[in-house]
RNA sequence: CUCUUAUCGAGAGUGGCAGAGGGACUAGGCCCUACGACGCCCGGCAACCUUCAAGUAUCGCUUGAAAAGGUGCUAAAUCCUACAGGUCAAAAGAUCUGGCAGAUAAGAG
Numbered sequence: 001c002u003c004u005u006a007u008c009g010a011g012a013g014u015g016g017c018a019g020a021g022g023g024a025c026u027a028g029g030c031c032c033u034a035c036g037a038c039g040c041c042c043g044g045c046a047a048c049c050u051u052c053a054a055g056u057a058u059c060g061c062u063u064g065a066a067a068a069g070g071u072g073c074u075a076a077a078u079c080c081u082a083c084a085g086g087u088c089a090a091a092a093g094a095u096c097u098g099g100c101a102g103a104u105a106a107g108a109g
Base pairs, nucleotide, nucleotide: 001109002108003107004106005105006104007103008102013042015041016040017039021032022031023030026082027081028080029079043074044073045072048070049069050066051065052064053063054062055061056060078101083098084097085096086095087094088093
């Protein structure tokens, strides 16, 4: 980097450093930010990998518990929309489903 599978409306700070933009990319919108954002450290959250127990239709699956380790996450739905279809509407538009793109984990190449 590519592929496969799963998840993505829950949760997580009155801390320290630092000092200007940031919210993945393009466009539009809407936000965060000198009352200090983004980032880093610490803390925390969660439970993908992991461990234990029980169940079961047993080489797997389900439920429950744990948190030492590997990751991850810690504004807003993945901040929203973009493509296709359905419903409502005179229209603008609203809403639902799917897809694309993306993020994370585990596995394979």
A computed fold for a 109-nucleotide RNA from Halobacillus mangrovi, annotated as SAM riboswitch aptamer (S box leader). The source organism's lineage runs through Bacteria, Bacillota, Bacilli, Caryophanales and Halobacillus. RNAcentral holds the sequence, with entries from Ribocentre. The model forms 97% of the base pairs in the Rfam consensus.